[in-house]
RNA sequence: GCCACUUUAGCUCAGCUGGUAGAGCAAUUCACUCGUAAUGAAUAGGUCGAGGGUUCGAGUCCCUUAAGUGGCUCCA
Numbered sequence: 001g002c003c004a005c006u007u008u009a010g011c012u013c014a015g016c017u018g019g020u021a022g023a024g025c026a027a028u029u030c031a032c033u034c035g036u037a038a039u040g041a042a043u044a045g046g047u048c049g050a051g052g053g054u055u056c057g058a059g060u061c062c063c064u065u066a067a068g069u070g071g072c073u074c075c076a
Base pairs, nucleotide, nucleotide: 001072002071003070004069005068006067007066010025011024012023013022019056027043028042029041030040031039049065050064051063052062053061
């Protein structure tokens, strides 16, 4: 330098063929207990890496860009 993949909740990851974003763990509250843990129930938490475009509508399609992982190349 070239190619491919990854980036979504605090963490690990889903999200199909474009139709207003979910799970597990963690957190908070409540129940249970003499108390703690465990268990059960509920709640909160996200402008989907950044910027732009297409579209009635974008996490999803297109362009640019950042970070990370892997592979190829050693030409000048």
Molecule: transfer RNA
Organism: Tongtianella jiaweipingae